RNAcentral holds the sequence, with entries from ENA and SILVA. Small-subunit ribosomal RNA from an uncultured bacterium, 1478 nucleotides, folded computationally. It matches the Rfam family "Bacterial small subunit ribosomal RNA". Rfam links the family to the GO terms ribosome and structural constituent of ribosome.
RNA sequence: AACGAACGCUGGCGGCGUGCCUAACACAUGCAAGUCGAACGCGAAAGGGGGGCAACCCCCGAGUAGAGUGGCGCACGGGUGAGUAACACGUGGGUAACCCACCCUUGAGAUCGGGACAACCAGGGGAAACUCUGGCUAAUACCGGAUGUGUCCAGGUUGGCCUCGGCCGGCCUGGAGAAAGGUGGCCUAUGCUUGCAAGCCAUCGCUCUUGGACGGGCCCGCGGCCCAUUAGCUAGUUGGUGAGGUAACGGCUCACCAAGGCAGUGAUGGGUAGCUGGUCUGAGAGGAUGAUCAGCCACACUGGGACUGGAACACGGCCCAGACUCCUACGGGAGGCAGCAGUGGGGAAUUUUGCGCAAUGGGGGAAACCCUGACGCAGCAACGCCGCGUGGGUGAUGAAGGCCCUUGGGUCGUAAAGCCCUGUCGGGUGGGAAGAAUCCCUUGGCGGCGAAUAGUCGCCAAGGAUGACGGUACCACUAGAGGAAGCACCGGCUAACUCUGUGCCAGCAGCCGCGGUAAUACAGAGGGUGCAAGCGUUGUUCGGAAUCACUGGGCGUAAAGCGCGUGUAGGCGGCCGAUUGUGUCGAGUGUGAAAGCCCUCGGCUUAACCGAGGAAGUGCACUCGAAACUGGUCGGCUUGAGUACCGGAGAGGAAGGUGGAAUUCCCGGUGUAGAGGUGAAAUUCGUAGAUAUCGGGAGGAACACCAGUGGCGAAAGCGACCUUCUGGACGGAUACUGACGCUGAGACGCGAAAGCGUGGGGAGCAAACAGGAUUAGAUACCCUGGUAGUCCACGCCGUAAACGGUGGGCACUAGGUGUGGCGGGUGUUGACCCCCGCCGUGCCGAAGCUAACGCAUUAAGUGCCCCGCCUGGGGAGUACGGCCGCAAGGUUAAAACUCAAAGGAAUUGACGGGGGCCCGCACAAGCGGUGGAGCAUGUGGUUUAAUUCGACGCAACGCGAAGAACCUUACCUGGGUUUGACAUCCCCUGACCGCCGCAGAGAUGCGGUUUUCCCUUCGGGGACAGGGAGACAGGUGCUGCAUGGCUGUCGUCAGCUCGUGUCGUGAGAUGUUGGGUUAAGUCCCGCAACGAGCGCAACCCUCGCCCUUAGUUGCCACCGGUUCGGCCGGGCACUCUAGGGGGACUGCCUCGGUUAACGAGGAGGAAGGCGGGGAUGACGUCAAGUCCUCAUGGCCCUUAUGCCCAGGGCUACACACGUGCUACAAUGGCUGGCACAAAGGGAUGCUAACCUGCGAGGGGGAGCCAAUCCCAAAAAGCCGGUCUCAGUUCGGAUUGGAGUCUGCAACUCGACUCCAUGAAGUCGGAAUCGCUAGUAAUCGCGGAUCAGCAUGCCGCGGUGAAUACGUUCCCGGGCCUUGUACACACCGCCCGUCACACCACGAAAGUCGGCUGCACCAGAAGUCGCUGGGCUAACCUUCGGGAAGCAGGCGCCAAAGGUGUGGUCGGUAAUUGGGGUG
Repeated sequence: AACGAACGCUGGCGGCGUGCCUAACACAUGCAAGUCGAACGCGAAAGGGGGGCAACCCCCGAGUAGAGUGGCGCACGGGUGAGUAACACGUGGGUAACCCACCCUUGAGAUCGGGACAACCAGGGGAAACUCUGGCUAAUACCGGAUGUGUCCAGGUUGGCCUCGGCCGGCCUGGAGAAAGGUGGCCUAUGCUUGCAAGCCAUCGCUCUUGGACGGGCCCGCGGCCCAUUAGCUAGUUGGUGAGGUAACGGCUCACCAAGGCAGUGAUGGGUAGCUGGUCUGAGAGGAUGAUCAGCCACACUGGGACUGGAACACGGCCCAGACUCCUACGGGAGGCAGCAGUGGGGAAUUUUGCGCAAUGGGGGAAACCCUGACGCAGCAACGCCGCGUGGGUGAUGAAGGCCCUUGGGUCGUAAAGCCCUGUCGGGUGGGAAGAAUCCCUUGGCGGCGAAUAGUCGCCAAGGAUGACGGUACCACUAGAGGAAGCACCGGCUAACUCUGUGCCAGCAGCCGCGGUAAUACAGAGGGUGCAAGCGUUGUUCGGAAUCACUGGGCGUAAAGCGCGUGUAGGCGGCCGAUUGUGUCGAGUGUGAAAGCCCUCGGCUUAACCGAGGAAGUGCACUCGAAACUGGUCGGCUUGAGUACCGGAGAGGAAGGUGGAAUUCCCGGUGUAGAGGUGAAAUUCGUAGAUAUCGGGAGGAACACCAGUGGCGAAAGCGACCUUCUGGACGGAUACUGACGCUGAGACGCGAAAGCGUGGGGAGCAAACAGGAUUAGAUACCCUGGUAGUCCACGCCGUAAACGGUGGGCACUAGGUGUGGCGGGUGUUGACCCCCGCCGUGCCGAAGCUAACGCAUUAAGUGCCCCGCCUGGGGAGUACGGCCGCAAGGUUAAAACUCAAAGGAAUUGACGGGGGCCCGCACAAGCGGUGGAGCAUGUGGUUUAAUUCGACGCAACGCGAAGAACCUUACCUGGGUUUGACAUCCCCUGACCGCCGCAGAGAUGCGGUUUUCCCUUCGGGGACAGGGAGACAGGUGCUGCAUGGCUGUCGUCAGCUCGUGUCGUGAGAUGUUGGGUUAAGUCCCGCAACGAGCGCAACCCUCGCCCUUAGUUGCCACCGGUUCGGCCGGGCACUCUAGGGGGACUGCCUCGGUUAACGAGGAGGAAGGCGGGGAUGACGUCAAGUCCUCAUGGCCCUUAUGCCCAGGGCUACACACGUGCUACAAUGGCUGGCACAAAGGGAUGCUAACCUGCGAGGGGGAGCCAAUCCCAAAAAGCCGGUCUCAGUUCGGAUUGGAGUCUGCAACUCGACUCCAUGAAGUCGGAAUCGCUAGUAAUCGCGGAUCAGCAUGCCGCGGUGAAUACGUUCCCGGGCCUUGUACACACCGCCCGUCACACCACGAAAGUCGGCUGCACCAGAAGUCGCUGGGCUAACCUUCGGGAAGCAGGCGCCAAAGGUGUGGUCGGUAAUUGGGGUG
């Protein structure tokens, strides 16, 4: 795009079309083929009239109806598509092998006779259908004779043509063989004579014949389906001779003879199917299709058969058989809608039992006319196409309302309303066609025949008659916006977006895919988009699909080159000449039906539709022509191909023989305890003497070095040496043949390894097997053994990653460089070197090709020829079938079902028990810990009314907590409260606050008391409090997977990117890789890159040195005083403090290094080669963490999930884990004495001296808003004493008692003190953490939080080590490279069994059915043949009969049916096998 459609929702009108695609299933009822009296005989009735007493008769009805004889028609028209793969159809031819009723036409004729049978009448049988017997009768029915132009046959003769078979004619002779009348008219000559008849005229018929037209039969070329898992088929089969038969050729049929015929260009078989013009689609080529219309065919309940006829094997005819239905009196009969309607049934689905012959067409008839379900119309159906309408204009406060909203508004939307109009369709009223012109009749005219003014025929003109549709189309008038819009879609493809609901549910879905709490994808709504009386869905076809590729594809790696050769058919084929004219080309002719498509014009108001004309129809055939190319034929040629000669190379093949090394075994010698084997071992061998070593022997297999990316072969493959036989290739030079060539479907041969058969052989090796190890296991890898096998002969198998994953041949298209063989040239005595040619074999590369990788004279380039093969993945190289095989199995080779991919190449990452380089307390080296104990703290778990919540590997767990007794607090229980504890707005009242009392656990309630705020234009306003109403507040409720912000982590790792350029089809690459170097993408060099940005570094802070500035700390450094304390005067020099500055830059030297970057060493320096520390965290990753800091979308709660209060809980405890503290002791504990810090904090604070208490503390109150005073003692340390290895003078848990302090309050649940108690623990399993120097370790001090509470956290200083060979390994990371089937990226991906569910398929004892072969039985109807004793009108007859015929009988053929046995296809089946999906 299309449709004979169907289904869903919806539906106003008209025109034109179309309408059982399924059950060729079965059919009730009506109708669909008759007509002719001008072929013929017979011949009613109702009714009316008349007569008669009546029975009855007569007339009209009427020669009517009716049936019959006869003629023509019924073979057309109409239906259907079952069958048919065929000369059925299409197309073009042939018929010299034929027919043709009716029609036209030529010529001739139409004469004389005869006998019947229906109807009818009579009788009989039957339920019926129907039928029998006898009798009468006509014809255009039937029969005989005559005539014979022509016709046919036979013979003779002759002309023309010819496909050489024959055909068409002329003439002669002989033979055969026809007919029918009807109607109308006339009286001219004849007869009766009104008129009629013979006759004549006209007309319709009849017979023979000529030609034609129309229609058909038969034959042939070509064309159009699938399966080769159908490969062989055939007995009337193929041909011949003869005969029969037909309209006609023919094996159509028969007899005989011969043995043929068909088939890979697909016979035979199977499946499917009516064919065509056309139709749909497509740019075309093609593909699909074959409704309606048209041509042909076939069929008519199923099968068979003939009759009649011009034509049938006959839809509405006959006979027989069968199935089915119906009637029946049970004896018998009837029927065939695939005609039009209609019914049942089937189905997703397809109409009225209508009107009319008015038109068109058909049959009959002389005609009128009759018949016509052909046809014309109407009805039903949106089934299709086409047209029209459902209104037009105006109308903004942009109404109401809906929806959305950022609350401003937006949108539906000029849409509506309102106002002004119009009038289509539909409604009403009225009018009202065309289609109709013939035939016919009347009149008139002309003409033919004719004796004719008769008649008749033909033509013309005028008039008359005829309409189913239908009072329809159409027209006018009329009222009036009134009656007339839906459907699908809105994630992408694809045009159209929001809200709500839902929450992987419900659902959607053509593909991709949506839905798990913000869904433009589900459902609804608003809005929008697209079509529109339709819109969607489903189905089907073509297109897109170059996705079967003729136009117009491919095969190295995506699917695809047969493992290789020889070669048959076939396809293709060198140069020259001649010829032919097959292909080819040109021209012409015929045909290519009509309709349709296309163009033009025309008719319906337009269109659809219809009419006319034209064009086209790419095809086929014939004729003529051309001769380049192709083919055929003939002749020639040598370049393709081949043969002969010479030469060398080679693991080419086959057979026979020979050789040495090695392994093993056997014998002997020497010799002693091990050997062997492995990562390490063990099994194993060995004191019965192994291994080792020497000598001798046996046997089998394989041939080291040479050896090469080297050679040979078609491939498989071939490797010691010699001999024999043998194939091929190559080089060289001549001669010869003369296209002998290339490829190659089938076919045939060869064909690694393994395997099989028979017989040998068997050293080593070695499936299976055994043992030992390894391991979680180890049916493996390793080890010790070891059988088939490996070897030989003969025979099978026929496969492979049989690979260059690249079929063969020929030609052409830059080079460079190796190597093997041969030859030539030059130089040379020569080995040999260099140059060149041919053949082979490699590498690198140009153009070109390629998706890329890559290929590139050995093509995957450019061309030609031939073969093979491919067409998404899985199922599956499987099943079934065939062929081959001894088997194993091979070969050929599907389908159901299932998936939305499977693949190739390349790219970027990530990953690797890949590689290279390099870092990091990563390992190693070392020091100290954790893991064991007790306790502290956090977490899990458990418990609980609640134990609030969050954090979960590193990167949660002394984390949010820098401080839960109340508070905090979010949890629980209970008590209260509702405009709220808090914010803004409004109204009323009042200052508010504070204090006291009562009730209560308190919140709160009630009462009392005290007090009257600020501004003012005086109206009022403001702050605060109380009361009230509603907007609203409030939520530590949910979602960190809706978010912002902040943070953790990789990681202070050295990386991450961009612009331009360049390369690539592209992803992308380059830059950023490489060589060095660095802590560093740090720097240098190189480079199709050149630059740049974020990172690194530096700039900042701090510590270390110096200078300077400044000195209520510091010092007697310097002077003086001193109650001796920088205490005082004095001074700032030093220390210090805190501001500024200097200093370090590989700057200098030596060496190394590309002269560079840089590195090593050295000098100087307080400090070196980033001096130590900090701050600083690139692009990004982890949907990392946080909605409980804050902010925030959405959702949820609203007398509660908000707010207030009391008490409880967060502190629970059988356990488990993390982080810590204290220890286990002598480098220690205890004790006395004596030293030395830094950094901080301090006014609701730090608190001195002094007094007091054993102590915590209490009293006290100086000083200090702090370089001034205080906290404050620093501790380890040093000096002395004691303890003496003990669960202790270690260790301090736990518990008892007594206290202190803070606080409203220490019960749950604080810290501290004293006395007493003194637990576990004696250095910690597997495992694991930190640290590289002022670090670890160890020692104390301070601070934040805080009323109080510190083993935690954040800081400070004191003392102060050990070790680093090194980068193999573990972990993490960086760069380069490599592999990849990974890309939520190795915590990836993914394989198979098993278990379960579902699905389709294969096998299967069987079983059921369809189709069919063969053999036989049987044999209806019927044609044909034979027979003929029964019967018989026409003709003949000598009357006896004959001829001819009929019934009957027999026979051939033969449908259905039956029996037996096969084939094939399908259904089903216990069980079974694999496969697919989950």